[in-house]
RNA sequence: GUCUCGCUAGCUCAGUUGGUAGAGCACGUCACUUUUAAUGAUGUGGCCGAUGGUUCGAGUCCAUCGCGGGACACCA
Numbered sequence: 001g002u003c004u005c006g007c008u009a010g011c012u013c014a015g016u017u018g019g020u021a022g023a024g025c026a027c028g029u030c031a032c033u034u035u036u037a038a039u040g041a042u043g044u045g046g047c048c049g050a051u052g053g054u055u056c057g058a059g060u061c062c063a064u065c066g067c068g069g070g071a072c073a074c075c076a
Stems, first nucleotide, its partner, number of pairs: 001072007010025004019056001027043005033037001049065005
């Protein structure tokens, strides 16, 4: 340098044909008893990496850029 995969909640990850976003863990509250905590119920938490574009509508499609992983090439 080229190609390729990824970026979504605090962490790890889903998300189908474009129709307005979820799970587990963690955290808050309540109940309970086996009390350094376990179990059950319930709730909070996201401008979906950034900026534009297409579209009635974008996490999803397109372009550019940023960050991370991988492959290949180049360089004396």
Transfer RNA from a Sulfurimonadaceae bacterium, 76 nucleotides, folded computationally. Rfam family: tRNA. It is annotated as a transfer RNA. Rfam's curators write: Transfer RNA (tRNA) molecules are approximately 80 nucleotides in length. The sequence was found in a public genome assembly. The prediction has a mean pLDDT of 81.